[in-house]
RNA sequence: CCCCGACAACGGCAAACCGGCGGCAACGCCGGGACGCAAAGCCACCGGCCCCCGAUAUCGGGCGGCAGCGGAGCUACCGAA
Numbered sequence: 001c002c003c004c005g006a007c008a009a010c011g012g013c014a015a016a017c018c019g020g021c022g023g024c025a026a027c028g029c030c031g032g033g034a035c036g037c038a039a040a041g042c043c044a045c046c047g048g049c050c051c052c053c054g055a056u057a058u059c060g061g062g063c064g065g066c067a068g069c070g071g072a073g074c075u076a077c078c079g080a081a
Stems, first nucleotide, its partner, number of pairs: 004079002012037002017032006035068001041074002045071003048066003051062004
């Protein structure tokens, strides 16, 4: 240094749900709240799921959404076995 990941250390993030705001919606942001997370940091490139519009098995369109579904890519704290 890489792999790896402990009932370690310093810390971090924050599901459901609730309130507010934005969006046709999926959903997002802020506050509260913690189910969980060693990349639950970044990123829609591939697969997947979801929404809207059109057509209606199949399908087409969207600088639409989800990174806490999997993979690729990029970056990062700590150091027992």